[in-house]
RNA sequence: GAUCGGCCCUGGGCGGUUGACUUGCAAACCCGGUCAGGUCCGGAAGGAAGCAGCCGUAGUGAGUUCAAUCGGGUUAGGUGUCCGGUCUCC
Numbered sequence: 001g002a003u004c005g006g007c008c009c010u011g012g013g014c015g016g017u018u019g020a021c022u023u024g025c026a027a028a029c030c031c032g033g034u035c036a037g038g039u040c041c042g043g044a045a046g047g048a049a050g051c052a053g054c055c056g057u058a059g060u061g062a063g064u065u066c067a068a069u070c071g072g073g074u075u076a077g078g079u080g081u082c083c084g085g086u087c088u089c090c
Base pairs, nucleotide, nucleotide: 001087002086003085004084005083006082007080008078009077010076011075012074014071015070016069017068018067019066020065021063022062023061024060025059031056032055033054034053039048040047041046
């Protein structure tokens, strides 16, 4: 001096975790709301509690999705003259 690798920086891609979004399922009773029917109070007007059902939710599954974070036997490029290897020259 050249070259290769490590370290550093920047991208791609892989995996884990968490969150968001979409969607499905979903609480026998001790979740919420609305409560047909029926029940109770009342002379009546009306009121009360409230089963089923419905809606939502706790929870749970999925995703050609996004974000964050962690990881590495992943990949590409860039830089330094930092570390190491090889070769060459003096």
Molecule: Bacterial small signal recognition particle RNA
Organism: uncultured Acetobacteraceae bacterium